The RNA shown here (transfer RNA) has 77 nucleotides and comes from a Nanobdellota archaeon. The sequence is in RNAcentral, with records from ENA. It matches the Rfam family "tRNA". Rfam classes the family as a transfer RNA. Rfam describes the family as follows. Transfer RNA (tRNA) molecules are approximately 80 nucleotides in length.
RNA sequence: GCCUUGAUAGCUCAGUCUGGUGGAGCGUUCGACUGUUAAUCGAGAGGUCGCAGGUUCAAAUCCUGCUCAAGGCGCCA
Numbered sequence: 001g002c003c004u005u006g007a008u009a010g011c012u013c014a015g016u017c018u019g020g021u022g023g024a025g026c027g028u029u030c031g032a033c034u035g036u037u038a039a040u041c042g043a044g045a046g047g048u049c050g051c052a053g054g055u056u057c058a059a060a061u062c063c064u065g066c067u068c069a070a071g072g073c074g075c076c077a
Stems, first nucleotide, its partner, number of pairs: 001073007010026004020057001028044005050066005
């Protein structure tokens, strides 16, 4: 330098192919339960979907550039 894959909630990840209300588990907060804690059950909060543009009525999803991470290939004094 080229190629592939990935970046989504505090953590681990789905969702992207085929555009149409942003999700799950764990964690966290509140409540129920109880002698108390734990466990269990219920409810809630938490996201500019890596960054910046573009296309579109509408973008996490399509297109372009960039950043970062993992892997592969190549070059070199």
About this RNA:
Lineage of the source: Archaea > Nanobdellati > Nanobdellota.